[in-house]
Record summary:
Predicted 3D model of a 521-nucleotide part of an RNA (small-subunit ribosomal RNA, 5' domain) from an uncultured Zetaproteobacteria bacterium. The coordinates come from a structure-prediction model, not an experiment, and the mean pLDDT is 86. The RNAcentral record of the full RNA draws on ENA and SILVA. It matches the Rfam family "Bacterial small subunit ribosomal RNA".
Context: one part of a larger RNA
RNA sequence: AACGAACGCUGGCGGCGUGCCUAACACAUGCAAGUCGAACGGAAACAGGCCUUUGGGUGCUGUCGAGUGGCGCACGGGUGAGUAACGCGUGGUUACCUGCCCAUCAGUGGGGGAUAAGCUGGAGAAAUUCAGUCCAAUACCGCAUACGCUCUACGGAGGAAAGCGGGGGAUCUUCGGACCUCGUGCUGAUGGAUGGGACCGCGUUGGAUUAGCUAGUUGGUGAGGUAAUGGCUCACCAAGGCGAUGAUCCAUAGCUGGUUUGAGAGGAUGAUCAGCCACACUGGAACUGAGACACGGUCCAGACUCCUACGGGAGGCAGCAGUGGGGAAUUUUGCACAAUGGGCGAAAGCCUGAUGCAGCGACGCCGCGUGCGGGAAGAAGGCCUUAGGGUUGUAAACCGCUUUCAGCAGGGAAGAAGAGAUGAGAGUUAAUAGCUUUCUGAUUUGACGGUACCUGCACAAGAAGCACCGGCUAAUUUCGUGCCAGCAGCCGCGGUAAUACGAAAGGUGCAAGCGUUGUUC
Repeated sequence: AACGAACGCUGGCGGCGUGCCUAACACAUGCAAGUCGAACGGAAACAGGCCUUUGGGUGCUGUCGAGUGGCGCACGGGUGAGUAACGCGUGGUUACCUGCCCAUCAGUGGGGGAUAAGCUGGAGAAAUUCAGUCCAAUACCGCAUACGCUCUACGGAGGAAAGCGGGGGAUCUUCGGACCUCGUGCUGAUGGAUGGGACCGCGUUGGAUUAGCUAGUUGGUGAGGUAAUGGCUCACCAAGGCGAUGAUCCAUAGCUGGUUUGAGAGGAUGAUCAGCCACACUGGAACUGAGACACGGUCCAGACUCCUACGGGAGGCAGCAGUGGGGAAUUUUGCACAAUGGGCGAAAGCCUGAUGCAGCGACGCCGCGUGCGGGAAGAAGGCCUUAGGGUUGUAAACCGCUUUCAGCAGGGAAGAAGAGAUGAGAGUUAAUAGCUUUCUGAUUUGACGGUACCUGCACAAGAAGCACCGGCUAAUUUCGUGCCAGCAGCCGCGGUAAUACGAAAGGUGCAAGCGUUGUUC
């Protein structure tokens, strides 16, 4: 000098930060990932309409529980157990993949069979589940076509798709629509962007009281596997490979940008913030998918907890709060999606413990205040005294002034960009529909919060402590004690005049803090 600190005494206000370093111990409760009706069959609930025999019926409209389907759930958030490693950092390499996004090219034809929900019946305490029957799709499966794509023996062979929404003048119509048009999807391919996979050089803690280690081990050939190189895996063949420039083993540890200290070199460190990695009760495994071997998915095994009708089931806070425990020690079971960002959606919007805010803690940094001026009879009291006096001390009283902050009252932002009725223009088009876009813009969106800030009111009014005073080291006297009680960072004080113990008075230093302890330089 520094700190994610703790402890003791003390404590007025604000701003900005920051807060389980220990048990990767166990967790009650709530929330933390949904969304889309413009993919689908539909209608549990609510509101309206229509019909009604007043019981009700009807998806007709707004909407929409559950279900099928799509996208998301691989992001965001947490933790640092493991890991001494191509894990990280830095620089290179390529044998690879990349949903959504952008650009370009080509296509989007014609069929089929199921199934959930529903209905009926059954099993079970429950979790859940079985059978029958009915129906839909952007769910599933063939057929056709194939610019480019894949394979190829260069002859050829193989392989796609899905619709949905808005509007409409002719023409046709079985009155459903065809058809036209716009938007948005879907399929194949190429390139880009973004993100990732893999490989390599160099760097990356301590121990030799660890000296030898290694059989998929090292290399080759051929297969398999992967998005992709490769002993990654396998068969065969060879006998290699690493090591005192420290292999192997043991211990410790997430790495980095940084942080801290220092003139620097260097040392120590890796909280918050940012990048990468690893993990998600413990161990193992794959499935789905563009992406996981998946924190709030699945399966198996284990430990633990809970429910049970004893047959069987359920669970995983190292998400945000919160609880117990451990500990010297670390916060609210708060508000809001208004902003920023994310997911879904055409949009309106919905979801979002990400995030924005508020709460608690002097935990840290910074700022402000606790008054200012005058005031000598140098009051009283205290303390000391050589008894004269000295000191506390302009300090107080007293007089005048001011009112920050806190208090009360009144006013009151920025953070808001957007969204959007209406009107006008442009583009698209057969179209003055519709849609897109530019301008206009009635109306409207704030958790924080009646907060920041401003004004007014009243009163010096509500606001100072802590450590030290032998030397180092700024600051001394008296009393008490008598090697006792005690102090102490080092030297050392204390055994009858202790500037070193305890108290008082005085003083010194810092100040809403001051000391102590711990750790680092």